[in-house]
RNA sequence: AGAGUUUGAUCAUGGCUCAGGAUGAACGCUGGCGGCGUGCUUAACACAUGCAAGUCGAACGGAGUAAAGCGCUGAAAGAGGCUUCGGCUGAAUUCUUGCUUUACUUAGUGGCGGACGGGUGAGUAACGCGUGAGUAACCUGCCUUUGAGUGGGGAAUAACGUUCUGAAAAGAACGCUAAUACCGCAUAACGUAUUUUUGCCGCAUGACAGAGAUACCAAAGAUUUAUCGCUCAGAGAUGGACUCGCGUCCGAUUAGCUGGUUGGCGGGGUAACGGCCCACCAAGGCGACGAUCGGUAGCCGGACUGAGAGGUUGAACGGCCACAUUGGGACUGAGACACGGCCCAGACUCCUACGGGAGGCAGCAGUGGGGGAUAUUGCGCAAUGGGGGAAACCCUGACGCAGCAACGCCGCGUGGAGGAAGACGGUUUUCGGAUUGUAAACUCCUUUUAUAAGGGACGAAUUAAGACGGUACCUUAUGAAUAAGCUCCGGCUAACUACGUGCCAGCAGCCGCGGUAAUACGUAGGGAGCAAGCGUUAUCCGGAUUUACUGGGUGUAAAGGGUGCGUAGGCGGCUUGGUAAGUCAGAUGUGAAAUCCAUGGGCUCAACCCAUGAACUGCAUUUGAAACUAUCGAGCUUGAGUGAAGUAGAGGCAGGCGGAAUUCCCUGUGUAGCGGUGAAAUGCGUAGAGAUAGGGAGGAACACCAGUGGCGAAGGCGGCCUGCUGGGCUUUAACUGACGCUGAGGCACGAAAGCGUGGGUAGCAAACAGGAUUAGAUACCCUGGUAGUCCACGCUGUAAACGAUGAUUACUAGGUGUGGGUGGACUGACCCCAUCCGUGCCGCAGUUAACACAAUAAGUAAUCCACCUGGGCAGUACGGCCGCAAGGUUGAAACUCAAAGGAAUUGACGGGGGCCCGCACAAGCAGUGGAGUAUGUGGUUUAAUUCGAAGCAACGCGGAGAACCUUACCAGGUCUUGACAUCUGACUGACGCAUCCUUAACCGGAUGGUUCGUACGGGACAGUCAAGACAGGUGGUGCAUGGUCGUCGUCAGCUCGUGUCGUGAGAUGUUGGGUUAAGUCCCGCAACGAGCGCAACCCUUAUUCUUAGUAGCCAGCGGUCCGCCCGGGCACUCUAAGGAGACUGCCAGGGACAACCUGGAGGAAGGUGGGGAUGACGUCAAAUCAUCAUGCCCCUUAUGAUCUGGGCUACACACGUGCUACAAUGGUGGAAACAAAGGGAAGCGGCCCCGCGAGGGUGAGCAAAUCUCAAAAAUACCGUCCCAGUUCGGACUGUAGUCUGCAACCCGACUACACGAAGUUGGAAUCGCUAGUAAUCGCGAAUCAGCAUGUCGCGGUGAAUACGUUCCCGGGUCUUGUACACACCGCCCGUCACACCAUGGGAGUUGGUAAUGCCCGAAGCCUGUGAGCUAACAGCAAUGAGGCAGCAGUCGGAGGCAGGACCGAUAACUGGGGUGAAGUCGUAACAAGGUAGC
Repeated sequence: AGAGUUUGAUCAUGGCUCAGGAUGAACGCUGGCGGCGUGCUUAACACAUGCAAGUCGAACGGAGUAAAGCGCUGAAAGAGGCUUCGGCUGAAUUCUUGCUUUACUUAGUGGCGGACGGGUGAGUAACGCGUGAGUAACCUGCCUUUGAGUGGGGAAUAACGUUCUGAAAAGAACGCUAAUACCGCAUAACGUAUUUUUGCCGCAUGACAGAGAUACCAAAGAUUUAUCGCUCAGAGAUGGACUCGCGUCCGAUUAGCUGGUUGGCGGGGUAACGGCCCACCAAGGCGACGAUCGGUAGCCGGACUGAGAGGUUGAACGGCCACAUUGGGACUGAGACACGGCCCAGACUCCUACGGGAGGCAGCAGUGGGGGAUAUUGCGCAAUGGGGGAAACCCUGACGCAGCAACGCCGCGUGGAGGAAGACGGUUUUCGGAUUGUAAACUCCUUUUAUAAGGGACGAAUUAAGACGGUACCUUAUGAAUAAGCUCCGGCUAACUACGUGCCAGCAGCCGCGGUAAUACGUAGGGAGCAAGCGUUAUCCGGAUUUACUGGGUGUAAAGGGUGCGUAGGCGGCUUGGUAAGUCAGAUGUGAAAUCCAUGGGCUCAACCCAUGAACUGCAUUUGAAACUAUCGAGCUUGAGUGAAGUAGAGGCAGGCGGAAUUCCCUGUGUAGCGGUGAAAUGCGUAGAGAUAGGGAGGAACACCAGUGGCGAAGGCGGCCUGCUGGGCUUUAACUGACGCUGAGGCACGAAAGCGUGGGUAGCAAACAGGAUUAGAUACCCUGGUAGUCCACGCUGUAAACGAUGAUUACUAGGUGUGGGUGGACUGACCCCAUCCGUGCCGCAGUUAACACAAUAAGUAAUCCACCUGGGCAGUACGGCCGCAAGGUUGAAACUCAAAGGAAUUGACGGGGGCCCGCACAAGCAGUGGAGUAUGUGGUUUAAUUCGAAGCAACGCGGAGAACCUUACCAGGUCUUGACAUCUGACUGACGCAUCCUUAACCGGAUGGUUCGUACGGGACAGUCAAGACAGGUGGUGCAUGGUCGUCGUCAGCUCGUGUCGUGAGAUGUUGGGUUAAGUCCCGCAACGAGCGCAACCCUUAUUCUUAGUAGCCAGCGGUCCGCCCGGGCACUCUAAGGAGACUGCCAGGGACAACCUGGAGGAAGGUGGGGAUGACGUCAAAUCAUCAUGCCCCUUAUGAUCUGGGCUACACACGUGCUACAAUGGUGGAAACAAAGGGAAGCGGCCCCGCGAGGGUGAGCAAAUCUCAAAAAUACCGUCCCAGUUCGGACUGUAGUCUGCAACCCGACUACACGAAGUUGGAAUCGCUAGUAAUCGCGAAUCAGCAUGUCGCGGUGAAUACGUUCCCGGGUCUUGUACACACCGCCCGUCACACCAUGGGAGUUGGUAAUGCCCGAAGCCUGUGAGCUAACAGCAAUGAGGCAGCAGUCGGAGGCAGGACCGAUAACUGGGGUGAAGUCGUAACAAGGUAGC
């Protein structure tokens, strides 16, 4: 960075598709390791279970445990003492109870924290977010700092106890008690409020500082004595609240919205401003700079992509917001209207004793469900951070880690070196080989990874305490050991072969591949790419300059509004001054961190992480500058306008007037037709048409002039006159002084047709009727004919409303017409020069895809408006607006295709044009088509009637010759290495031939005789046998092929090199003017040359010469049997070799002084003398696989080979090509004459004899200018026939023969006699021929045993006609049109029928959304009330102050009712649309498409 795809090819337009990158991905196949990240995108669906927010006993009273102490009650115990020995007293000790202390635990009161952290993205289009400001309108617990203080009292209440209710949850009553809980009092300002006053500041409300007065408000203690708390006030920090500027998706098929709505005054409320709320007053506010409504959506830093500008996105990380089952509400608090708080309502789930209760994973795990899809009910508070606490410490699913997943990024490995007999195997093959491939095996080496063992961290700051973790890392050992797949291989796009399949199965991103040789399907081998991944799918950006700011367009490809006026808006002349909004420069603040980028550093590298810098292109403030834009002034005149003087015009409207013509009416003349058409008919006319003359009526349109002339904004405007009226142009330069341009909406005008009302109606004429045409003809043509066309008024508002070209301004070579004006020159008309405005043509630069445009731009610039973004669906549907309707305007989607379309090129084609040619027509001659017959074909038949050829260009063609053979077909009989070729082995010496047997025949059997060399081993050759390789195939495919051939066409064409032109395909040359049979030649020309064709060279024929003279010839000479027979000769004919000759060479005229044409001379021949051979590039998938060759496929005891017989010869029929005729230009009989070219040895066969004859007998001559076939016939002459189905014609048939041949039955030819059919010149149609031709006459040859009306040749006799190119056919060339390119046998349209798909309407049915009105009114705040209740305060008390319950009210969610709006789903039926293989009917369009099209 591009590529594929529209075409036969090209350029451009234009869509579709691909290569790249990315992802929270998923799926398929596969899977070794590690590091770092990431992991419900769907159901904001429902959740079992566990955990996620507690902590403080240094706030408090209790309770409990343990210990100690003290006292005490009781008990046990009993030292010691006393003793009357009865007892008394009684310490230590143990237990119990109480108190105190200490240590610990803690339900409750209390404090702080549960407003953080964590999750999610439902809602939200918003000051929600981003960014920048503001608060003189605010709050802020804990924290820091400063100042001051902490005095003295009081009343309760949980816990607890007792009783009670309840299943439970929970609760009630009574009683006791503490505080850092609660409440008074004192003290009090630098606090607050009110007020007086001074200074100062602010845009303003107002703020700040100071002084004075009045009023009001605090506090709590704990303790280990270090401290920690508490209260008031100031400041700070942090966090929040509110306001504002700017930015922030789609839809106008959402255009109007709004009632607390907008503002004011006064209140209330709040931390605070504010309609935030209320009362009153006013009527405002928002909106095309997009309000309102609908849809969608969390926003951002960033991420992906991109060269960038942009586009897309908002997972993870970070900031903000919102939410916590749905909706509403407040309480507490510094902070919430509160995820793990409360109340109410709804839905759901659970418990229940049925009375009532409980719950909220969008915290971490986990479950179900949904889904293509997303993990563990793990470990730890060691680190970081958070809450509480003085602290120890406790809590922390935040967090740190581990687990699972190739989900992503990064790194590593699956071994390294050597190793050619290039092994085996595989694949392929032209069988030689090639390839897999140094790949393997094998040898040596290494150990990342793996496994095993040992050691073993950093992360901790601290004396200790590490989840990760015996982890990372290190060392040692073992052993190549544990580790490669996936996709692709037709082009794009790197990489090819074989087999299978046979439009099947399948592939496919686009183009497309597959119908028997598939590099495109499937498999294999090989190869290419990437690699622990590889592909596919989905989505985004890119490529796509395919929404174009950077960076597109609108004449014809999609696209200029039908036209004007004009609103908003956008843009705007010259000079000068001010300002500084835009603009530019500097500075400052901000632009969080992370990310990106650069540099450096840390993990072995990298990913990853850390540090620093840069950057964050923005916003704001400020200081400057003043050119440009803007703005405010002042001025100017050239833009624009006004005035004045002229001027042209189908400009408009109204009124009047005119003549020609058509039609109709009346009258006259007049008679049989008129009219109409390709031809007719319908129609009119003897009741008098048409024609003609006169008169009249009425409507519409205005010939000539008339012109790519004029006017108008466009539509449009045409007789003449008058009136009213708009605009233009020219000249002048008096006036104004930028007043201008464009113009979304808006308003107006707007052809034809159409609509409404009322008139009018001559002609024309949709509809309609009739007549024609036609297969049909609802058309084209004809005869009629109504709306309409005309007028008035109103509507409609569209056209290929076109220059398919918006308006305005400026600039940029010329030439030539034309309309209007002015100036100059000229005596002057004309002419000429200059200039302004309009209207055409040509043309340079330039532009353009090309065509073309080119001062009237499609050029160069500027401004504004409109419009386009693939084709179809569709200018359709729905909705809105307009309309009386018809309809108009605005204007989609689903679905479907890979194109649709433009310009130009080359062809082909045209019921397009020009020119030209051809037996193409015409002019002629003779035919075919009718008859009989021959032959070929179709069809039919058949056991088989073998096969091929199919318009011309198959059909007397292959077949130059089917009785057997041929022969390929059929029936039957046989053979299987074979009838034919090569190779191997064995045996034999033959094979052939002759005879016999058998057979339908082949086959088979028997007998006879019989090889060649030799170094003696054997060999050659032949036969038999055996085995296999193979033979064989007229089996298929001529659409796999070669070769050959037909045809256009003996038509004049087809190309190339170089140059030039064109972006290119291509063009030029090769076209043009002449000319020719010809692209033949000449001239001209951006062409100059060349090639294949044409012509010539070749053969033959026509004339002549030379040479030669046998087998040919005989003029002259001689002989003769009278035959060139002989001598002789080659003069002639002839033969066959070589020459000559004809070249427009000569003359005249024409032509361009050319080519050439016309005429003439000479000549045997004259303009290519006649004929032949010769066939360019190519076309027809033309013909042939059955001439031959050949790929592939098929058969292999048969689709091969062979034999006999049959068939190819059939026969209701149809066609082609011939022959013979129909007769007198003839038939027939007689007699006579003249050719050419050929053939001949298994041959031609003379003479002679026989036969009516075919022929037979005989066999002279001849391998041929010698002999022979061989007679030429028509013709001429002499007879006859006399127009008849005949003396024409000869088919068919009968009899008898001849010949060939093994053999003439199927199925040969010929002869004789007899028989004697059709046929009397041929319908429609059609063939050949232009001179030695047609016609006619015979002769020969090939094939061949025999068989010719066919074919190929030969000569004889021998015409007619051609004015000419209008027409038919074919061809050439130039041009034109084209929607064709498989090329008109093309392309292609619509209805109908069938199937499928999406969609509109639809009686309705059903669901959802957001509002509106009304009803009800939970919780709750607020207000009122408060008779009931009431600890602190006041009071001696009564009572009061204050408070609470209760009740009422406003508001108020859910709910209910109602009518509408909007959006879906569905529906009998119905409308069109799309797609589909070869359906039906027609033929509309493309050529003049057969009626030009739209």
Model confidence (mean pLDDT): 83 of 100. Predicted 3D model of a 1494-nucleotide RNA (small-subunit ribosomal RNA) from an uncultured rumen bacterium. The RNAcentral record of the sequence draws on Greengenes and SILVA. The same sequence occurs in records of 2 taxa. Its Rfam family is "Bacterial small subunit ribosomal RNA".